[in-house]
Molecule: c-di-GMP-I riboswitch aptamer
Organism: Butyricicoccus sp. TM10-16AC
This record gives sequence, structure tokens and C1' cells, in this order.
RNA sequence: UACAGACAAGGGCACCAUCGGUGAAAGCCGAUCUCGCAAAGCCAAGGGCCUAAACGGAAGGUAUUCCGCAUGGCAGCCGGUUUCCUAA
Repeated sequence: UACAGACAAGGGCACCAUCGGUGAAAGCCGAUCUCGCAAAGCCAAGGGCCUAAACGGAAGGUAUUCCGCAUGGCAGCCGGUUUCCUAA
């Protein structure tokens, strides 16, 4: 230095659920909790997934419903990138 990694040390993050806030929704934020995580740090200009307000189209007498669509999201799906510690 690279790979790897423990029942090591010091720390870190936080699924689900509940409550509050926010949003059209997906989701996000805070508190409690703790399923798990060695990158569960960061990146949404690569792939994938979620949602569909606005917009477009269709149906309908209206109310409204349905279809398409990301300009909205997810990094705890893959990927990219940086990185703490050190037994075997």
C1' cells in the first nucleotide's frame, strides 16, 4: 500500500412501528424505538424501482373516472466515489 476482517477499541447509522410536521402522492423531517449495517458516508447526469401534481389523451350530461408522462422521489436494489480501526 492492497486485499480482508473479529465476540477487538472508540465511535457512527437506523428497518418496522407509534406520535407530530410536510407533500397531490411516492416520499421527506423531528421524537421514541432498534430490524439490521464496515461504508446503512456521499452521488439520482448509468441501470432499476416508486409516485403522477401539472400537462396530454380517452370516457362522461355534470361530478368525476381511466390511460400516458418526471419536471417529484428511493443511495437500506445494482453501480460510481471517498473513507475510521487492525486481531487472524